Small-subunit ribosomal RNA, 3' major domain from an uncultured prokaryote, 476 nucleotides, folded computationally. It matches the Rfam family "Bacterial small subunit ribosomal RNA". The full RNA is in RNAcentral, with records from ENA.
Context: one part of a larger RNA
RNA sequence: UGACGGGGGCCCGCACAAGCGGUGGAGCAUGUGGUUUAAUUCGACGCAACGCGAAGAACCUUACCUGGGCUUGAACUGUACUCGAAGACACCAGAAACGGUGUUGUGCUUCGGCACGGGUAUAGAGGUGCUGCAUGGCUGUCGUCAGCUCGUGUCGUGAGAUGUUGGGUUAAGUCCCGCAACGAGCGCAACCCUCGCCCCCUGUUGCCAGCGGGUUAUGCCGGGGACUCUGGGGGAACUGCCGGUGCUAAACCGGAGGAAGGUGGGGAUGACGUCAAGUCCUCAUGGCCCUUAUGUCCAGGGCUACACACGUGCUACAAUGGCCGGUACAAAGAGUUGCCAAACCGUGAGGUCUAGCUAAUCUCAGAAAGCCGGUCUCAGUUCGAAUUGAAGUCUGCAACCCGACUUCAUGAAGCCGGAAUCGCUAGUAACUGCAGAUCAGCACGCUGCGGUGAAUACGUUCCCGGGCCUUGUACA
Numbered sequence: 001u002g003a004c005g006g007g008g009g010c011c012c013g014c015a016c017a018a019g020c021g022g023u024g025g026a027g028c029a030u031g032u033g034g035u036u037u038a039a040u041u042c043g044a045c046g047c048a049a050c051g052c053g054a055a056g057a058a059c060c061u062u063a064c065c066u067g068g069g070c071u072u073g074a075a076c077u078g079u080a081c082u083c084g085a086a087g088a089c090a091c092c093a094g095a096a097a098c099g100g101u102g103u104u105g106u107g108c109u110u111c112g113g114c115a116c117g118g119g120u121a122u123a124g125a126g127g128u129g130c131u132g133c134a135u136g137g138c139u140g141u142c143g144u145c146a147g148c149u150c151g152u153g154u155c156g157u158g159a160g161a162u163g164u165u166g167g168g169u170u171a172a173g174u175c176c177c178g179c180a181a182c183g184a185g186c187g188c189a190a191c192c193c194u195c196g197c198c199c200c201c202u203g204u205u206g207c208c209a210g211c212g213g214g215u216u217a218u219g220c221c222g223g224g225g226a227c228u229c230u231g232g233g234g235g236a237a238c239u240g241c242c243g244g245u246g247c248u249a250a251a252c253c254g255g256a257g258g259a260a261g262g263u264g265g266g267g268a269u270g271a272c273g274u275c276a277a278g279u280c281c282u283c284a285u286g287g288c289c290c291u292u293a294u295g296u297c298c299a300g301g302g303c304u305a306c307a308c309a310c311g312u313g314c315u316a317c318a319a320u321g322g323c324c325g326g327u328a329c330a331a332a333g334a335g336u337u338g339c340c341a342a343a344c345c346g347u348g349a350g351g352u353c354u355a356g357c358u359a360a361u362c363u364c365a366g367a368a369a370g371c372c373g374g375u376c377u378c379a380g381u382u383c384g385a386a387u388u389g390a391a392g393u394c395u396g397c398a399a400c401c402c403g404a405c406u407u408c409a410u411g412a413a414g415c416c417g418g419a420a421u422c423g424c425u426a427g428u429a430a431c432u433g434c435a436g437a438u439c440a441g442c443a444c445g446c447u448g449c450g451g452u453g454a455a456u457a458c459g460u461u462c463c464c465g466g467g468c469c470u471u472g473u474a475c476a
Base pairs, nucleotide, nucleotide: 001476002475003473004472005471007470008469009468010467011466012465013464015460016459019424020423021422022421023420026315027314028313029312030311031310032309033308034306035305042053043052064301065300066299067298068297069296070295077123078122079121080120081119082118083117084116087104088103089102090101091100092099107114108113126290127289129288130287131286135284136283137279138278139277140275142273147186148185149184150183151182152181153162154161155160166177167176168175192267193266194265195264197235198234199233200232201231203229207224211222212221213220238261241255242254243253244252245251317417321376322375323374324373325372326371327370333364334363335362338357339356343352344351345350383414388409389408390407391406392405393404394403430452431451432450433449434448435447436446
């Protein structure tokens, strides 16, 4: 100087407390451990691994296993020699790859050859092989915590100190005052995006708002630039104003005005560093290793196994509910190898046919919870849906291993969950649907979007993490 303390002081954070809803019990989905296996590819392991890499394993992917092939190789760059345009098609055998046979085709040219393809030789290729404890890059975490440093000066033999401590204050090393310090840098804040209010511009979305026409009805038509809105610009909030407290400071408390008030809500933004944290399987790369194989092609299998254990979720155990009928209101997105209306067929998944749309124009698209009415009457039930049987639909070369969905039948566990444990402070939690990426198909996951919409916070003694000062130390 740090680190640590079941030392002290001050102060924060859904850290506790106060509340609301869960997990832990059940069934299923998914990840992991373990076990099994020819293989169940690999990585990730307290927080910060475990719906994680994977934003989508039937083949492919695929790295694993079994079997069948190749050896200058599937892809790449040269050199030498040699043959042939390149290319297209058919047949045989085979699981395919590989192999065999035949037909067709004759490019450009300065006539030397060139382009392209096959073969031989060679330099070299190739490796998701090892080492993340050799590395770059990227990322997680402490933590959006308020800290981390430097120059000069001063003090100290020196390590170092001071500044950065102290008194106040703040979300903040934020600001003020004081002070052997005076300044400065990286962080904080602001500048950026978005939501909330107003104005201007815009007018193939919106509007009977005002006029006219038309319809059973609908901005449907003429037309309009008012409103809603679209998306560009500007304004607006600064403790600016008033009162009080305070050192006349910084600031705090209350008030006015205001759409918004003291950082207005949300996002992006992550200092010096820590964990030899993670990644050699994104990529790059040192070293080592393989080179008729640890490379590469193909078929099939596996990654989907199942006595069990754990994590994360979905659905429930019901009446604030289930079922049936009617009816209302979104936002944000996506769409031409795509989204697919209307009509018809089918109980349905879906099919047939055919408009529109490169989309504020058409489509996906019915929002759902909600509201109105009916029914069920507390029961393992009209709760719950697992499991199983049968019949189908769709995608795709192909759904046996191993897809999703539909219909009929079947109807398991489960009556609110031990010890323990998680999230959340407001348009939040909870409840409720919608869309997108990936994607042929496949979503209870993920990323977004809106709708309905709470309860509670006395307080900081305690648990956890953190910041500043101080104290002890046989620790570095």